Model confidence (mean pLDDT): 76 of 100. A computed fold for a 137-nucleotide RNA from a Clostridiales bacterium, annotated as c-di-AMP riboswitch aptamer (ydaO/yuaA leader). NCBI's taxonomy places the organism under Bacteria, Bacillati, Bacillota, Clostridia, Eubacteriales.
């Protein structure tokens, strides 16, 4: 002086998973807004059954396979563009289609009841509509 890897801040990302505020004393505990989810108006009594349900974008299909898987189609979901915050539309490209409750039981649903507020990460470009707020003049 160059590369690499690694931490920490700073931006951002998928997700409801953010903020305050009080105790207690040093990492937990309570409470409140906001933010999402379950129940939750139709007796009773027997048979069946591969029972049925929920959160989530995470489904349905062909083909090949013993089977896992592997290919693929349809559709579902996601990625700091244009000064800022937010919808959204369209082309392209990338990347996800998982997990894991309930325990034979739940359609919706008013009043009501009741729960969560995590956990992972790092980056796209390009042309549109609209809706809002602050600063200037």
């Nucleotide at each position: 002086g160059a590369c690499a890897a690694g931490a920490a801040a700073a931006a951002g990302c998928u997700g409801a998973a953010u903020c305050c505020g009080g105790a207690u004393u040093u990492a937990u505990c309570c409470g409140g807004a906001g933010c999402g989810g379950g129940g939750g108006a139709u007796a009773u009594u027997u048979c069946c059954u591969u029972g049925g349900g929920g959160u989530g974008a995470a489904g349905c299909g062909c083909g090949u396979g013993c089977g896992a898987g592997c290919g693929u189609g349809c559709c579902g979901g996601g990625u700091c563009u244009u000064a800022c915050a937010c919808c959204u539309u369209c082309c392209u490209a990338c990347c996800c289609g998982a997990a894991c409750c309930c325990g034979u039981c739940a359609a919706c649903u008013a009043a009501c009841c009741u729960c969560g507020u995590a956990a992972g990460c790092u980056c796209a470009g390009a042309a549109g509509g609209g809706u809002g707020g602050a600063c200037a003049a």
The sequence was found by an Rfam model in a public genome assembly. It matches the Rfam family "c-di-AMP riboswitch aptamer (ydaO/yuaA leader)". Rfam's curators write: This family represents a conserved RNA structure found upstream of the ydaO and yuaA genes in Bacillus subtilis and related genes in other bacteria. Its family is annotated with cyclic-di-AMP binding and regulation of gene expression in the Gene Ontology.